[in-house]
RNA sequence: AGAGUGGGCCAGGCGAUCGCGAGCUCGUAAGAGCUCGAGGAAAGUCCGAACUCCGCAGAGCACGAUGCUGGGCAACACCCAGGCGAGGCAACUCGACGGAAAGUGCAACAGAAAACCAGUAGCCGUGGCGGAAGCAAUUUCGUCAGGGUCACAGUGAAACGGCGGUGUAAGAGACCACCAGCAGCUCAGGUGACUGAGCUGGCUCGGCAAACCCCUUCGGGAGCAAGAUCAAGCAAGAGGCGGGGAUGGUUCGCCACCCAAAGGGCUGCUCGCUCAAAGCCUCGGGUAGAUCGCUAGAGACAGCGAGUGAUUGCUGUCGUAGAGAGAUGAUCGCCACCCUGCUCGGCAGGGAACAGAAUUCGGCUUAUCGGCCCACUCGCAGA
RNA sequence: GCGGGUGUAGCUCAGUUGGCAGAGCGUCUGCUUCCCAAGCAGAAUGUCAUGGGUUCGAAUCCCACCACCCGCU
Numbered sequence: 001a002g003a004g005u006g007g008g009c010c011a012g013g014c015g016a017u018c019g020c021g022a023g024c025u026c027g028u029a030a031g032a033g034c035u036c037g038a039g040g041a042a043a044g045u046c047c048g049a050a051c052u053c054c055g056c057a058g059a060g061c062a063c064g065a066u067g068c069u070g071g072g073c074a075a076c077a078c079c080c081a082g083g084c085g086a087g088g089c090a091a092c093u094c095g096a097c098g099g100a101a102a103g104u105g106c107a108a109c110a111g112a113a114a115a116c117c118a119g120u121a122g123c124c125g126u127g128g129c130g131g132a133a134g135c136a137a138u139u140u141c142g143u144c145a146g147g148g149u150c151a152c153a154g155u156g157a158a159a160c161g162g163c164g165g166u167g168u169a170a171g172a173g174a175c176c177a178c179c180a181g182c183a184g185c186u187c188a189g190g191u192g193a194c195u196g197a198g199c200u201g202g203c204u205c206g207g208c209a210a211a212c213c214c215c216u217u218c219g220g221g222a223g224c225a226a227g228a229u230c231a232a233g234c235a236a237g238a239g240g241c242g243g244g245g246a247u248g249g250u251u252c253g254c255c256a257c258c259c260a261a262a263g264g265g266c267u268g269c270u271c272g273c274u275c276a277a278a279g280c281c282u283c284g285g286g287u288a289g290a291u292c293g294c295u296a297g298a299g300a301c302a303g304c305g306a307g308u309g310a311u312u313g314c315u316g317u318c319g320u321a322g323a324g325a326g327a328u329g330a331u332c333g334c335c336a337c338c339c340u341g342c343u344c345g346g347c348a349g350g351g352a353a354c355a356g357a358a359u360u361c362g363g364c365u366u367a368u369c370g371g372c373c374c375a376c377u378c379g380c381a382g383a
Numbered sequence: 384g385c386g387g388g389u390g391u392a393g394c395u396c397a398g399u400u401g402g403c404a405g406a407g408c409g410u411c412u413g414c415u416u417c418c419c420a421a422g423c424a425g426a427a428u429g430u431c432a433u434g435g436g437u438u439c440g441a442a443u444c445c446c447a448c449c450a451c452c453c454g455c456u
Stems, first nucleotide, its partner, number of pairs: 002378009012335007020037007039354001043365002046363005051223004058271004063219003067215001068082005083097001084095004098214002103212002105208002122149003126145008161179002164176003180204001182201008227292004237283005243259003247256003263275004299318008337351006384455007393408004402439001410426005433447004
């Protein structure tokens, strides 16, 4: 000093004036004084929990989610470490990364053929017919029929292992050596994903599961407008629908009791459990006030210890937003930062992001002016 | 707070096992007419809201994000 990679941090400071919310104190009251008053994402509401209520929610199916291994965590789709694959010269980054030899399905156009079957072009035999050469044997050409074959050529995103040899009429894992890949077995390393070595096999069994599906693991529902208490107010109002019964009572409206086939509830279905005026629908009346939940929590920071790390144990210190249509603002001055211009140790003008609590946490994702710090890589120059 | 849907030509909308993006109205040009309308013939028109991913291939499948709409409490 150039180009990068990874991680962390800040999010202007001070003062004055006016204003807003909460708490405390004073005051009969009006009000006064003091203290405190947004974020790294408070956001999106995408995951995971706490908490509260719903008949503690059972079994199976369906539905949804999850998806390499090990660990962390209250939990997770998050984090850490590792494996494998991909990218980069490297630091490093990225990966929805189970299964395609369970099953079903899909592959436009081009191409002979698009997934288990191969040919109308090509190559090579056989037979028929015709022509040419030749004395003849025969050779060669064309055409037709019926075969062998996929080496070569070509298409495509993808073409049924690759290169060489043997072999053959031409060919072909048909056979051989080497290589790639698959399956099984053995040994070694590792907790494991996996890696390395060897042997055997059929010689090759392709792609897509962010197509259905299969497998693994998991999931009860609703959400602080949850929910609890107090106060006030109204009509515990009217109508309709809503299973059966041998009974008893009755003011003849109904009430009591019993049952589980039909019905209600257990948020889709079945089983199972449970309920008796269970419940459902329509109309109508009242309220929309206060308090709690409500901020000390899986809290933060520091030191020591364990661990590669995420994280965790112990000790110490710190601690104040809590509104309820919703406060946290505005103006001015000085300093600091950035940009531009000039008469350049200064002056003038301009700029200063994204955004904004609402039950609370842990994550992820997205937005963000301008900077600062640390570690590392590559290349250059100098010593 | 919870849940769902939509975005495709200027407008209104189609578009399914993923395979060349379409219709109607409108616009433009020509014919017809003295001129216009109607009619006839033809043409143009797209970042499939945006950014990534899966796939040979995406309007369609998946993720993120933006805008709008609806329902429940």
Molecule: RNase P RNA; transfer RNA
Organism: Chloroflexota bacterium